[in-house]
RNA sequence: UUCUUAUCUAGAGUGACGGAGGGAUAGGCCCUUUGAUGUCACAGCAACCUUCCAUGAGGAGUGGUGCUAAGUCCUACAGAACCGAGGUUCUGGGAGAUAAGAG
Repeated sequence: UUCUUAUCUAGAGUGACGGAGGGAUAGGCCCUUUGAUGUCACAGCAACCUUCCAUGAGGAGUGGUGCUAAGUCCUACAGAACCGAGGUUCUGGGAGAUAAGAG
């Protein structure tokens, strides 16, 4: 980097450093000098793999990841329903994220 599978409306933050952008892309909307993004420390959430217990489901949370603004923040493509026409809702897909496995 590519492919496969699974999940994505739940959950969980403080401090220090630092100083202007950030939320993947585009549009929207939003966060941000009352200090963003990031790095570090500590803490926490979760349970994909792992370990232990049970072995019926499962439980614990040892280790490896991951995560701790907003539903993956919303939409993007297609279809359906409703609708005083511009939208609303739903379903599926795409894209993205994470994990496990494979090349």